Predicted 3D model of a 93-nucleotide RNA (c-di-GMP-I riboswitch aptamer) from Idiomarina sp. MD25a. The coordinates come from a structure-prediction model, not an experiment, and the mean pLDDT is 76.
RNA sequence: UUGUUUAACUGCCAAACUCAUUGUGAAAUGAGGACGGAAAGCCACGGGUCUCAGAGUUUGUUGAGAUGUAUCUCAGAUAGCCGGGUUGCGAAA
Numbered sequence: 001u002u003g004u005u006u007a008a009c010u011g012c013c014a015a016a017c018u019c020a021u022u023g024u025g026a027a028a029u030g031a032g033g034a035c036g037g038a039a040a041g042c043c044a045c046g047g048g049u050c051u052c053a054g055a056g057u058u059u060g061u062u063g064a065g066a067u068g069u070a071u072c073u074c075a076g077a078u079a080g081c082c083g084g085g086u087u088g089c090g091a092a093a
Stems, first nucleotide, its partner, number of pairs: 004093003012037002017032006035080001041086003045083003048078004053073002056071002059068003
């Protein structure tokens, strides 16, 4: 120096929830707050989940208008859903 394995603190990050702001929304950002985390740093590449819009079909409710479910396309969200890529700190072997 490289790779592998192991453990986790008075250091690091910060779930739910609350408040404020942004967004049609999923969500994001800031403050508070800690469920957890050893890449919970970064990247939407694959799968998953979720959201907006549109179209056709399907199906439920309805007298009708209408509205909900499933599916497809498009545009997005999630890196704290999983995989993958990439970078990196400290201790021990």